[in-house]
Context: one part of a larger RNA
RNA sequence: ACCGGCGAGUUACUAUGCGUAGCGAGGUUAAGGCGCUUUGAGCGCCGUAGCCGAAGGGAAACCGAGUCUUAAAAGGGCGUUAAGUUGCGCGGAGUAGACCCGAAACCAGGCGACCUAUCCAUGGACAGGUUGAAGUGAGGGUAAAGCCUCAUGGAGGACCGAACCCACGUUUGUUGAAAAAAGCGGGGAUGAGCUGUGGAUAGCGGAGAAAUUCCAAUCGAGCUUGGAGAUAGCUGGUUCUCCUCGAAAUAGCUUUAGGGCUAGCCUCGUUUUGAGACAUACGGAGGUAGAGCACUGAAUGGGCUAGGGGGCCUCAAAGCUUACCGAACCUUAUCAAACUCCGAAUGCCGUAUGUUAUGAACGGGAGUCAGACUAUGAGAGAUAAGUCCCAUAGUCAAAAGGGAAAGAGCCCAGAACACCGUCUAAGGUCCCGAAAUCGUCGUUAAGUGGAAAAGGAUGUGUAACUGCACAAACAACCAGGAUGUUGGCUUAGAAGCAGCCAUUCAUUCAAAGAGUGCGUAACAGCUCACUGGUCUAGUGGUUAUGCGCCGAAAAUGUCCGGGGCUAAAACGGCGUACCGAAGACGUGUCUUGACUUAAAGUCAGGGGUAGAGGAGCAUCGUGCAGUAGGCUGAAGCCGAAUCGAAAGAGACGGUGGACAAGGCACGAGAGAGAAUGCCGGU
Numbered sequence: 001a002c003c004g005g006c007g008a009g010u011u012a013c014u015a016u017g018c019g020u021a022g023c024g025a026g027g028u029u030a031a032g033g034c035g036c037u038u039u040g041a042g043c044g045c046c047g048u049a050g051c052c053g054a055a056g057g058g059a060a061a062c063c064g065a066g067u068c069u070u071a072a073a074a075g076g077g078c079g080u081u082a083a084g085u086u087g088c089g090c091g092g093a094g095u096a097g098a099c100c101c102g103a104a105a106c107c108a109g110g111c112g113a114c115c116u117a118u119c120c121a122u123g124g125a126c127a128g129g130u131u132g133a134a135g136u137g138a139g140g141g142u143a144a145a146g147c148c149u150c151a152u153g154g155a156g157g158a159c160c161g162a163a164c165c166c167a168c169g170u171u172u173g174u175u176g177a178a179a180a181a182a183g184c185g186g187g188g189a190u191g192a193g194c195u196g197u198g199g200a201u202a203g204c205g206g207a208g209a210a211a212u213u214c215c216a217a218u219c220g221a222g223c224u225u226g227g228a229g230a231u232a233g234c235u236g237g238u239u240c241u242c243c244u245c246g247a248a249a250u251a252g253c254u255u256u257a258g259g260g261c262u263a264g265c266c267u268c269g270u271u272u273u274g275a276g277a278c279a280u281a282c283g284g285a286g287g288u289a290g291a292g293c294a295c296u297g298a299a300u301g302g303g304c305u306a307g308g309g310g311g312c313c314u315c316a317a318a319g320c321u322u323a324c325c326g327a328a329c330c331u332u333a334u335c336a337a338a339c340u341c342c343g344a345a346u347g348c349c350g351u352a353u354g355u356u357a358u359g360a361a362c363g364g365g366a367g368u369c370a371g372a373c374u375a376u377g378a379g380a381g382a383u384a385a386g387u388c389c390c391a392u393a394g395u396c397a398a399a400a401g402g403g404a405a406a407g408a409g410c411c412c413a414g415a416a417c418a419c420c421g422u423c424u425a426a427g428g429u430c431c432c433g434a435a436a437u438c439g440u441c442g443u444u445a446a447g448u449g450g451a452a453a454a455g456g457a458u459g460u461g462u463a464a465c466u467g468c469a470c471a472a473a474c475a476a477c478c479a480g481g482a483u484g485u486u487g488g489c490u491u492a493g494a495a496g497c498a499g500c501c502a503u504u505c506a507u508u509c510a511a512a513g514a515g516u517g518c519g520u521a522a523c524a525g526c527u528c529a530c531u532g533g534u535c536u537a538g539u540g541g542u543u544a545u546g547c548g549c550c551g552a553a554a555a556u557g558u559c560c561g562g563g564g565c566u567a568a569a570a571c572g573g574c575g576u577a578c579c580g581a582a583g584a585c586g587u588g589u590c591u592u593g594a595c596u597u598a599a600a601g602u603c604a605g606g607g608g609u610a611g612a613g614g615a616g617c618a619u620c621g622u623g624c625a626g627u628a629g630g631c632u633g634a635a636g637c638c639g640a641a642u643c644g645a646a647a648g649a650g651a652c653g654g655u656g657g658a659c660a661a662g663g664c665a666c667g668a669g670a671g672a673g674a675a676u677g678c679c680g681g682u
Base pairs, nucleotide, nucleotide: 001682002681003680004679005678006677011096012095013094014093016091017090018089019088020087021086022085023084026052027051028050032046033045034044035043036042056063057062066078067077068076069075099237100236102234106227107226108225109224110223111222117201118200119199120198121197122196123195124194126191128160129159130158131156135152136151137150138149139148140147164188165187166186168185169184170183171182172181203219205215206214207213212221240616241615242614243613244612245611250263251262252261253260254259264368265367266365267364268363269362270361271360272359275358276356277355278354279353280352281351282350283349284348290342291340292339296336297335298334301331302330303329307325308324309322310321311320312319371396372395373394374393375392376391377390379388380387401412402411403410416589417588418587419586421585422584423583427579428578429577430563431562432561436576438575439574440573441572442571443570449565455550456549459547460546461545462544463543464542465541466540467539468538476534477533478532479531480530482507483506484505487501488500489499513528517526518525590606591605592604593603594602595601617671619668620667621666622665623664624663629659636655637654638653639652642649643648
């Protein structure tokens, strides 16, 4: 890992709802007793103790279809006007382990110091080599000593180093040879040393040269048995089928936030009836969007002006003045969730009409309280987020099908079943790919289409306005572009052209600036404005708008799904066909509800998680009953025609070798694929 088997809402009591049966103003027995008996915790008969109901109200006395409150003959509360009760079945609840498995832990009684820690008693072992303390002797020395030298001696938590003990480094090992080792090195090795045997200390404890370290591979409190099925608002698992309906992810409260309770939303029953929903018309309340500045505030320029500042004047007061500040007022242009002189659309309430079929109350059962995205309106955030938080709607959740290459939440559309029938939706119609290489008018040249901004540009289409132009424009070419004058100032110089000034003037002209740029040290030189000529028909500017261009750098492989596409297979407008879904229609079948029937039929429905309701299949056992059947072959096993909407049923054949189907009813250890499930096998 697979296969097989086992594996989870049970049982008792209590109250409750529904169903059903008996009796009914009543219903019912409990313990116990007696009889019978197929001996089965069987059946029948007694047993009226008790319980529930038939009356309630009040704390009670008490009163009573009433009663309590109260001074009350006032009001109000609870009652009266509806039949119960005892079994059985089912639903959920309570109390019990209460659907099953699962803690970390807590407590009690025991068992452990053969591991290890410390201690006690008694034993054992420590190759070899080195160093050479005290003491002692001799000699020297001294007044005598101290002292010196040489010997002797053999001390030491002394030295080197095996056994022995340890474990500092590293390598290997890491499903190991080993649940801690092996290799190579390392430390101690006469000591606070090592070690044998026996003994002592025990878990709310012991021991500890102290590390939460050790107390049998277990230690912030050992192991084991019990309380015990501890508890688990947590995780996982929870076994056959079909039919009908079908949620929620919200509010309030919660030591509450991943849990609950009540409500909301679902379902089943009963009752009520038509109370609901939608559309249209009409009547209402309201202060949002927008708008506005009349209020409250914010805020722009100007005018006018109280007040303040500066200046003049003055001893002071007063006065005069001001390109200073400036309330209020006037005017101008603005802003606001907590501004409003105004003010919609929707939505909401009501009435009427129409179309529909829901609605409400009471009772049984739930589930839900993590929501997701999209669109729109706000808030938070950075007018960020596949962000957070509200509101309105949709989809998903619980929805398959078609489209969007692929895709929970987008677009289309809601799957009972069958059909080699038809029509459409979104989206498509060159090939992959079903259907137009369809028609027509434009646009784009960028493969734009087939990713992006500010900004930039004689890209190109359309529209409008406008300048110049056959008295010749625009562009090009030829010619001129002068004089006072080198204007004045400045300056080393400043001559159109470093800079400053200006009544930037005047003259000659077809025209020519006290000069548009280049240039020189300054001049010179080139050029422009401006003018004439040649040539000849358009040439400039502005605005709006369509489609394009640049701006444009990223990590597996190139921004159409691909091929490929350019008067298109791109984009825009118009048009006609066609394709395209589980949609609609057609035909047949099943089923649910309503109506209806002799049978029939008609109409409307049948996606579905949590969940509610309904109907069934299968397994084992019991009763009828040891029945039908069975050695001319039962059960079981293998195969299997066929039947049924499904769970399933199953003729027949083989195998097998003695039991036993099917029916009706009853009762459950009653259905497995999942629980890191349990046991076995391979």
The part of an RNA shown here (large-subunit ribosomal RNA, domain II) has 682 nucleotides and comes from a Christensenellales bacterium. NCBI's taxonomy places the organism under Bacteria, Bacillati, Bacillota, Clostridia, Christensenellales. It matches the Rfam family "Bacterial large subunit ribosomal RNA". Rfam links the family to the GO terms structural constituent of ribosome and ribosome. The literature on the family includes a 2001 paper in Science by Yusupov et al., "Crystal structure of the ribosome at 5.5 A resolution". The prediction has a mean pLDDT of 86.